[in-house]
RNA sequence: CGGGCUGUAGCUCAGCCUGGUAGAGCACUGUUCUGGGGGAGCAGGGGUCGCAGGUUCAAAUCCUGUCAGCCCGA
Repeated sequence: CGGGCUGUAGCUCAGCCUGGUAGAGCACUGUUCUGGGGGAGCAGGGGUCGCAGGUUCAAAUCCUGUCAGCCCGA
């Protein structure tokens, strides 16, 4: 220098191809069961989808640029 993959909740990830209310598990908060611990049930909070721009009525999703990590090539 060229190419590829990954980036979404505190953590691990799905959703992207085929645009249409942002989700799951664990964790966290409250509460109930239990003498307590552990465990279980119920309820709840938490996200400018790495960043910037474009297309569109509408973008996590499509397009362009860019940043970080990893891999391959030179």
The prediction has a mean pLDDT of 83. A computed fold for a 74-nucleotide RNA from Thalassospira xiamenensis, annotated as transfer RNA. The RNAcentral record of the sequence draws on ENA.